Large-subunit ribosomal RNA, domain IV from a Nitrospiraceae bacterium, 328 nucleotides, folded computationally.
Taxonomically the source falls in Nitrospiraceae (Bacteria, Nitrospirota, Nitrospiria, Nitrospirales).
Its mean pLDDT, the model's own confidence on a scale to 100, is 90.
It matches the Rfam family "Bacterial large subunit ribosomal RNA". Its family is annotated with ribosome and structural constituent of ribosome in the Gene Ontology.
The RNAcentral record of the full RNA draws on ENA.

[in-house]
Context: one part of a larger RNA
RNA sequence: CGAUACCGAAGGAACUAGGCAAAUUGCUCGCGUAACUUCGGGAUAAGCGAGACCUGUUGCCGGGCAACCGGUGGCGGGUGGCACAGAGCAGGGGGUGGCGACUGUUUAGUAAAAACACAGGGCUCUGCGAAGUCGAGAGACGACGUAUAGGGUCUGACGCCUGCCCGGUGCCGGAAGGUUAAGGGGAGGAGUGCAAGCUCCGAACCGAAGCCCCGGUAAACGGCGGCCGUAACUAUAACGGUCCUAAGGUAGCGAAAUUCCUUGUCGGGUAAGUUCCGACCUGCACGAAUGGCGUAACGACUUCCCCACUGUCUCCGGUAUCGGCUCA
Numbered sequence: 001c002g003a004u005a006c007c008g009a010a011g012g013a014a015c016u017a018g019g020c021a022a023a024u025u026g027c028u029c030g031c032g033u034a035a036c037u038u039c040g041g042g043a044u045a046a047g048c049g050a051g052a053c054c055u056g057u058u059g060c061c062g063g064g065c066a067a068c069c070g071g072u073g074g075c076g077g078g079u080g081g082c083a084c085a086g087a088g089c090a091g092g093g094g095g096u097g098g099c100g101a102c103u104g105u106u107u108a109g110u111a112a113a114a115a116c117a118c119a120g121g122g123c124u125c126u127g128c129g130a131a132g133u134c135g136a137g138a139g140a141c142g143a144c145g146u147a148u149a150g151g152g153u154c155u156g157a158c159g160c161c162u163g164c165c166c167g168g169u170g171c172c173g174g175a176a177g178g179u180u181a182a183g184g185g186g187a188g189g190a191g192u193g194c195a196a197g198c199u200c201c202g203a204a205c206c207g208a209a210g211c212c213c214c215g216g217u218a219a220a221c222g223g224c225g226g227c228c229g230u231a232a233c234u235a236u237a238a239c240g241g242u243c244c245u246a247a248g249g250u251a252g253c254g255a256a257a258u259u260c261c262u263u264g265u266c267g268g269g270u271a272a273g274u275u276c277c278g279a280c281c282u283g284c285a286c287g288a289a290u291g292g293c294g295u296a297a298c299g300a301c302u303u304c305c306c307c308a309c310u311g312u313c314u315c316c317g318g319u320a321u322c323g324g325c326u327c328a
Base pairs, nucleotide, nucleotide: 001323002322003321004320005319006318007317008316010314011313014312019309027051028050029049030048031047036041038157052079053078054077055076056075057074058073059072060071061070062069063068080084092307093306094305095304097302098301099299100298104116105115120155121154122153123152124151125150126149132141133140134139158294159293160292161291163224164223165222168221169220170217171216172215173214174213177212178211179210183206184205188201189200190199191198192197225243226242227241228240229239252286253283264280265279266278267277268276
């Protein structure tokens, strides 16, 4: 000097990105227990008290014929210690937001999460030799199942809801028409031959699916405007005009895990608050199953605050063991 344990005056988070680490709490019994709530919960909420031993008395249980032995309670009196759940084992607690409903799952060796999954919801395909998948095939899975089934895909408990756009892309439907391959068809033509012929080229016309075309479809991929003016202070604009669009963002939420300007502005909390909570709305660039907004319970998740507690700190000191170092 380091590691590992332990102790510490006064203060008590001033430490720090952050109470990281440590400390506190810890068991049983009795009392007591809030908001909120899906009435189950929240809850060991929080908070308060008791606990050893000796002794008196009074129950109960088991064994025994009984004497008695063992166990376990109630009530009362007393004794000792700094300390009685005396060591060890053994929850710190509360409040408020965000996200995800929950228990689960995950990056074997830097990530456990708000990611994945999940019950529940929707769309879609599939009528059975099913769709789909594997295989060149036979065949197999699906399934010894049969639409309350199976596959694909999105969403993700529950509650209230899920607006407008089908122009583009996709998918579905469409007995017409356009385009269109091989093939059919052969008007007409070429080579060669004395010729019959042989060999070629070849216009109309008839030819599928697809595409064009006509419709449908957004819990399919996706999308969801601009400018100008206007009210008897000002400001603002319910109102009007105009351009464009397939349609111009509804409800709800909103400086948000989303807000650039921004430490926005106001309120709260602090003596002092780029964080936090509540509002406002000027949404650079929220928004409705790439779901929107809420939500009790849950979380080794994350934000902020408070109580308790502490060597995290002010500010460091000491003890023990081991190691390092120096000397012998």